[in-house]
RNA sequence: GCGCCCUUAGUGUAGUGGUAACACGAUAGCUUCCCAAGCUGUAAUUGAGGGUUCGAUUCCCUUAGGGCGCU
Numbered sequence: 001g002c003g004c005c006c007u008u009a010g011u012g013u014a015g016u017g018g019u020a021a022c023a024c025g026a027u028a029g030c031u032u033c034c035c036a037a038g039c040u041g042u043a044a045u046u047g048a049g050g051g052u053u054c055g056a057u058u059c060c061c062u063u064a065g066g067g068c069g070c071u
Stems, first nucleotide, its partner, number of pairs: 001070007010024004018054001026042005047063005
């Protein structure tokens, strides 16, 4: 220098065009003499910018970070 892959909640991950989900964690309540465990609720997420579309995490372009390969 060239090519390919990854980026979604605090953490690990699903979701291939129609209001973004699960687990753990956080927090509030219930339960308990107290703690743990358990039950119920709540908050928090699509790396950034642009394009296509009625509608984009999803398709396209640029860009940032990381990984792999070739030279």
The RNA shown here (transfer RNA) has 71 nucleotides and comes from a Planctomycetales bacterium. The organism belongs to Planctomycetales, within Bacteria. It matches the Rfam family "tRNA". From the family's description: Transfer RNA (tRNA) molecules are approximately 80 nucleotides in length.